This is a predicted structure of a 76-nucleotide RNA (transfer RNA) from a Candidatus Heimdallarchaeota archaeon. The organism belongs to Candidatus Heimdallarchaeota, within Archaea.
[in-house]
């Protein structure tokens, strides 16, 4: 230099193909309550997301397209 894959709450992750029943899924962690003498476990509820950035297509984009950033792999 060329090619491919990946990036989603604090962490891991589903959803991405073929755009729409959606207010973005689940777990861990966190907060409150219940339970306990107390703690842990368990149960109930809650908060937490620029969906890597930017531009475009569209009535509508995490999802499609261009460019850029970061990481990994392959070729040279």
């Nucleotide at each position: 230099g060329g090619g491919g894959c990946a990036g989603u709450g604090a962490u891991c992750u589903a959803g991405c193909u073929c755009g729409g029943u959606u207010u973005a899924u689940g777990a861990u962690a966190c907060c409150a309550c219940u339970c306990u003498c107390a703690c842990a476990c368990a149960g109930u509820g809650g908060a937490a997301g620029u969906c890597g950035g930017u531009g475009g297509u569209u009535c509508a984009a995490a999802u499609c397209c261009g460019c850029c950033c970061u990481g990994c792999c392959c070729c040279a």

The coordinates come from a structure-prediction model, not an experiment, and the mean pLDDT is 81. It matches the Rfam family "tRNA".